[in-house]
């Protein structure tokens, strides 16, 4: 220095350009003597940033950040 992936809830991850969800946790109730487990509910987002394009961007196109990985290249 060049190429390629990633980046969404606390965690791991989904989502054909057309209501942002799912496990799992976490709360709160139930069950139980308790506790664990198992049930119910319930809450929890500036989609990494910043533009564009489109009626309409988590998705498409540019730029930047931050992680991975691979080549190059100096000593």
């Nucleotide at each position: 220095g060049g190429g390629c992936c990633g980046c969404u809830a606390g965690c791991u991850c989904a989502a054909u350009g057309g209501c942002a969800g799912a496990g799992c946790g976490c709360g709160u109730c139930g069950c139980u003597c308790a506790u664990a487990a198992c049930g119910a509910c319930u809450g929890g987002g500036u989609u990494c940033c910043a533009g564009g394009u489109u009626c309409g961007a988590g998705u498409c196109c540019u730029g930047g950040g931050c992680g991975g990985c691979c080549c190059a290249c100096c000593a």
Molecule: transfer RNA
Organism: Roseiflexus castenholzii